Transfer RNA from a marine sediment metagenome, 73 nucleotides, folded computationally.
The coordinates come from a structure-prediction model, not an experiment, and the mean pLDDT is 82.
Its Rfam family is "tRNA". Rfam describes the family as follows. Transfer RNA (tRNA) molecules are approximately 80 nucleotides in length. Rfam classes the family as a transfer RNA.
RNA sequence: GCUGGCAUAGCUCAGUAGGUAGAGCAAUUCACUCGUAAUGAAUAGGUCGGGGGUUCGAAUCCCUCUGCCAGCU
Numbered sequence: 001g002c003u004g005g006c007a008u009a010g011c012u013c014a015g016u017a018g019g020u021a022g023a024g025c026a027a028u029u030c031a032c033u034c035g036u037a038a039u040g041a042a043u044a045g046g047u048c049g050g051g052g053g054u055u056c057g058a059a060u061c062c063c064u065c066u067g068c069c070a071g072c073u
Stems, first nucleotide, its partner, number of pairs: 001072007010025004019056001027043005049065005
């Protein structure tokens, strides 16, 4: 330099024929208990890496940039 993959909640990851963003763990609160743990219930938490484009509508399609990983030279 060229090619490909990945980037979504605090962590690990789902979510493709475009249509109001999810799970598990963790956190907080409540119940249970003499108390703790475990268990059960509820709540909060993300403008989906940045910018732009297409579209009535984009995490999803297109372009570009950044970071990480792999391959080729």